[in-house]
Molecule: Bacterial large signal recognition particle RNA
Organism: Chloroflexota bacterium
Order: sequence, then structure tokens, then C1' cells
RNA sequence: UCGUGCUAGACGGGGAGCUAGCGGUGCCCUGAACCUGCAAUCCGCUACAGCAGGGUGGAAUUCCUCGCUUGAGGCUCUUGUCUGGUAGGACUGCUUGAGCUAAGUGGUGUUGAAGGCUGGGUCCUAUGCGACAGAACGCUAUGAACCCCGUCAGGUCCGAGAGGAAGCAGCGGUAAAUAGUAGUCUCUGGGUGCCGUAGGGCUACCUGGCUGGAGCCGGCUGGCCCGGGCAAGCUGUCAGGCAAAGUCGAGAGGGGGGUGCACGA
Repeated sequence: UCGUGCUAGACGGGGAGCUAGCGGUGCCCUGAACCUGCAAUCCGCUACAGCAGGGUGGAAUUCCUCGCUUGAGGCUCUUGUCUGGUAGGACUGCUUGAGCUAAGUGGUGUUGAAGGCUGGGUCCUAUGCGACAGAACGCUAUGAACCCCGUCAGGUCCGAGAGGAAGCAGCGGUAAAUAGUAGUCUCUGGGUGCCGUAGGGCUACCUGGCUGGAGCCGGCUGGCCCGGGCAAGCUGUCAGGCAAAGUCGAGAGGGGGGUGCACGA
């Protein structure tokens, strides 16, 4: 160096999840991906970290290992941005109520503002007067079958008679009562009065006078302050998309290093 037969290692790996941890089943990615059995209310193990059984190929293009380039995909206490939901009302914005101010504007004011002094009215109480209403009195009219008055025809009674007595109707009058009233004084009443008097009230309004000598009012704009509302911006939170950063990383490319045993020629 060649041939034959073996052995180690190989016949997939990775991410998230699960787990004290490792690997597997299940999910996802990659992908040329031996077979059978087991496993999510899990399965098997313990840093040499699936177990059991079988098969293929086998010491190198194929096994092991170290850098480099590239890189599917996943994950993250992160950060930014966008979309949607939800809550808030600190801030910006919008809107609204009250108060103050008086810069602008408007009104008013030397035909006299604000302020000061003072009178009256509106208000309350008492009272006078008037009006109104009611009552009483007065006046007028009507007004009693009998049990009211007067006069009492007729008739009745007493009487010898003269005469006398009671008395219905009628007539006249009157009481109670009813109606009216242009009257009078008295009494009473009150959602009564452009009325009078006295007292009170008293700063809300109206009005008069004196003083004073330039402001006053606060409609609109503005400013300040205290509240109410909306939720576009904003803040918090949740979900999703994208990007950045970090992290793991299949696969691909290329470079370096390492790895047997027996027999025969």
C1' cells in the first nucleotide's frame, strides 16, 4: 500500500413548551431523514441523562472536533412605532355655570357720575272721617170669623112700662206680623278708600332737595380664580402587526485538526 472480517461512532437536528434537570411522545421549523413497541390526569432516565428488540452501512466525501461566512424559524424583563379595545380626567384642546377685574368695545355722565346728608311714597300698627252692607228707630201701606178696641142696623135677653144689658155682620182703628222707605241718629262688620292724623319700619324699589365735582354700568371681547362636561391629543392597561436590540439556532458554503482491531498478500 492492497484485500477480507470486525469494533467505536453513524443512520437526523433545532426552537418553544413541560421538567429540579436531560431525552422522548404531542406543536413548530428544517429536511436525503432504518423498522417495531411504549408515553400528556405523560413515558423513560440522572450529567456517558429515552428505554427494549431488530436491521443497514462502517474507519472516512460518510465518524468526532475547532474557528469563519451565511442562515429558515422560534423566544425575550426589553425599546420604538402603528391598529383596535378598555379605563382615567393630571396636562393641551373644546364646551359650559358662578364670581372678580376693567385693557379693548359699547352704554351712560359737566343738561352733573360715584360718594355723603336729608324728605316723601310703596310696607306695618292704631285711630278719625267717608263710602258700602246689616241691625235698630222713625214713617207709609196692608193687617184679627170668635177668644183685640170703638160704634154697633137687624135680631136676642131683663123689665108692666120708662128704660137697661150683652153683642154678630158692617164701618173705623189697632197688636203681632208682612212689604216698602227719598229719613234720622245709634250700633255692628271688613281682602272697604288716588282720604286725614299719630307712631313704627327702614334700606329693597321709586321719587324730590342739598352737597360733591368725574366717573359709573358690566352687554360683548380679553384677563384671573372656582366648579361641571367631552375625550381628539394625552396617561394607564390589554391584544395584535411591523421594526430595532438581545438570545437560541436547523440547514448550506468553505478551512484546520483528530480516530481503531485481527488475519492474509